[in-house]
Context: one part of a larger RNA
Molecule: small-subunit ribosomal RNA, 5' domain
Organism: uncultured Hyphomicrobiales bacterium
RNA sequence: GAACGAACGCUGGCGGCAGGCUUAACACAUGCAAGUCGAACGCCCCGCAAGGGGAGUGGCAGACGGGUGAGUAACGCGUGGGAAUUUACCCUAUGGUGGGGGAUAACUGAGGGAAACUUCAGCUAAUACCGCAUAAGCUCUUCGGAGGAAAGAUUUAUCGUCAUAGGAAAAGCCCGCGUUAGAUUAGGUAGUUGGUGGGGUAAAGGCCUACCAAGCCUGCGAUCUAUAGCUGGUCUGAGAGGAUGAUCAGCCACACUGGGACUGAGACACGGCCCAGACUCCUACGGGAGGCAGCAGUGGGGAAUAUUGGACAAUGGGCGAAAGCCUGAUCCAGCCAUGCCGCGUGAGUGAUGAAGGCCUUAGGGUUGUAAAGUUCUUUUACCUGUGAAGAUGAUGACGGUAACAGGAGAAAAAGCACCGGCUAACUUCGUGCCAGCAGCCGCGGUAAUACGGAGGGGGCUAGCGUUGUUC
Numbered sequence: 001g002a003a004c005g006a007a008c009g010c011u012g013g014c015g016g017c018a019g020g021c022u023u024a025a026c027a028c029a030u031g032c033a034a035g036u037c038g039a040a041c042g043c044c045c046c047g048c049a050a051g052g053g054g055a056g057u058g059g060c061a062g063a064c065g066g067g068u069g070a071g072u073a074a075c076g077c078g079u080g081g082g083a084a085u086u087u088a089c090c091c092u093a094u095g096g097u098g099g100g101g102g103a104u105a106a107c108u109g110a111g112g113g114a115a116a117c118u119u120c121a122g123c124u125a126a127u128a129c130c131g132c133a134u135a136a137g138c139u140c141u142u143c144g145g146a147g148g149a150a151a152g153a154u155u156u157a158u159c160g161u162c163a164u165a166g167g168a169a170a171a172g173c174c175c176g177c178g179u180u181a182g183a184u185u186a187g188g189u190a191g192u193u194g195g196u197g198g199g200g201u202a203a204a205g206g207c208c209u210a211c212c213a214a215g216c217c218u219g220c221g222a223u224c225u226a227u228a229g230c231u232g233g234u235c236u237g238a239g240a241g242g243a244u245g246a247u248c249a250g251c252c253a254c255a256c257u258g259g260g261a262c263u264g265a266g267a268c269a270c271g272g273c274c275c276a277g278a279c280u281c282c283u284a285c286g287g288g289a290g291g292c293a294g295c296a297g298u299g300g301g302g303a304a305u306a307u308u309g310g311a312c313a314a315u316g317g318g319c320g321a322a323a324g325c326c327u328g329a330u331c332c333a334g335c336c337a338u339g340c341c342g343c344g345u346g347a348g349u350g351a352u353g354a355a356g357g358c359c360u361u362a363g364g365g366u367u368g369u370a371a372a373g374u375u376c377u378u379u380u381a382c383c384u385g386u387g388a389a390g391a392u393g394a395u396g397a398c399g400g401u402a403a404c405a406g407g408a409g410a411a412a413a414a415g416c417a418c419c420g421g422c423u424a425a426c427u428u429c430g431u432g433c434c435a436g437c438a439g440c441c442g443c444g445g446u447a448a449u450a451c452g453g454a455g456g457g458g459g460c461u462a463g464c465g466u467u468g469u470u471c
Base pairs, nucleotide, nucleotide: 001471002470003469004468006467007466008465009464010463013343014342015341016340017339018338019336020335021301026299027298028297030296031295032294035060036059037058040057041056043054044053045052046051067254068253069252076179077178078177079176080175081174082173085171086170087169090167091166092165093164094163095162096161097160098132100130101129107122108121109120110119111118112117138147139146140145152159153158154157180226181225182224187217188216189215192214193213194212195211196210197209198208199207229251230250231249232248233244234243235242236241256277257276258275259274260273279290280289281288282287307333309332310331311330315329316327317326318325319324346376347375348374349373356367357366358365359364380412382407383406384405385404386403390398415460416459418457419456420441421440422439426455427454428453429452430451436443437442
């Protein structure tokens, strides 16, 4: 000098664009953040009907979107390759969709319980469930053969559904190279290294298991310890480099702590389930309920970081044939000089060089064209009116916002630190090694340009200084 997710002190007019718990991955009151489909199904309620509503069965979606960085030194990430794989919804193509069955929730009745909830009996439907049939360009095969599917709905035009092949876009896996510090960490390793058989997975593989062999890694740093999410990037620097990883984007990991699987195309699942633990709450003491590292918000910690706001109008997502519903994603608004950028706080004229202040050699000098006076202007702010684009036939939260027009009036708008040298800027008074200053050198013990006040001056300016950190 530059930079910052900054903080603190003094001060503070407006606008645009951005940013806003870096600390306790501490604990959380309250509300909202994931639903949707009656064109799959049977019921119940309202209604004259049309129609509407409700819980339940069923389907799809809750694996996305949103948050956080605890863990992780790792194929986690980055980059370049690879083969032994899967894929709901979407697209393309081919071929099917025959004929049957038994249940069950809802509901009704009877109970249990404080509650959460739950038991028994009876009834019923389906695109829920289960056989049978059919079977190729499917699977297995000893090549003879064997196995294996489906579901209907309605407004009659479609939408579905099953099998197979391909695509698209995703996902899983393997490998080369790169990726912090410590040797005051030198040896580490028994499923360990390899093989065979078997199992398992969507898939290669000690992934698992039985047996066999004794290997494997390591001074080009194994193992251990400490620290840390990685990257595109960001800051700085002429560059090389150094530092860093907020916001935005990609990947990873996590969801009170630890473990586990279920469902599913996809999870070992933030707002799903089970078990254990800590904590909190309810209880009729028998037993139950909960998880903000979603958006707001509260307590706590801290130098420090915002509203318990509006809307689905746009973009996007889920469901639905659609109308539409949901969406704290998102778009907006609120707060904060936190940053960057822009604008303003007036302009011309005005010497008697007014008054006042300060200095003085007492003559004067300076503040200073500064003020007053006079002539103008009206950006911004204020008042009144008109009033968008963003939306496409309809639909605008923002918002009567932006913008435009008119009106009044210099009116409502300047501070902060510094002045010994480095370093631009000096006098006087007070103080008297005191009080104090200080980044370094150093000032202060009676004429202090260095302390404190004042006048004056140089600097930056809605900011200015200080502190912290990086280059």